[in-house]
RNA sequence: GGUCCCUUAGCUCAGUUGGUUAGAGCAGUAGACUCAUAAUCUAUUGGUCGAAGGUUCAAGUCCUUCAGGGACCA
Numbered sequence: 001g002g003u004c005c006c007u008u009a010g011c012u013c014a015g016u017u018g019g020u021u022a023g024a025g026c027a028g029u030a031g032a033c034u035c036a037u038a039a040u041c042u043a044u045u046g047g048u049c050g051a052a053g054g055u056u057c058a059a060g061u062c063c064u065u066c067a068g069g070g071a072c073c074a
Base pairs, nucleotide, nucleotide: 001073002072003071004070005069006068007067010026011025012024013023019057028044029043030042031041032040050066051065052064053063054062
């Protein structure tokens, strides 16, 4: 220098053919249980979907550029 992949909640990750409300586990908070703690159970908080722009009636999903990370080739 070239090609390809990844970026979604505090962490690890789903998200179908673009379709109207974005989810799970763990963690956090509150409660139940217990003499108490842990464990367990119930409820619940938490998101500019990496940034900017574009296409579309509609974008986490498609296109372009940029940023960060990774793999391969030279």
Molecule: transfer RNA
Organism: uncultured Bacteroidota bacterium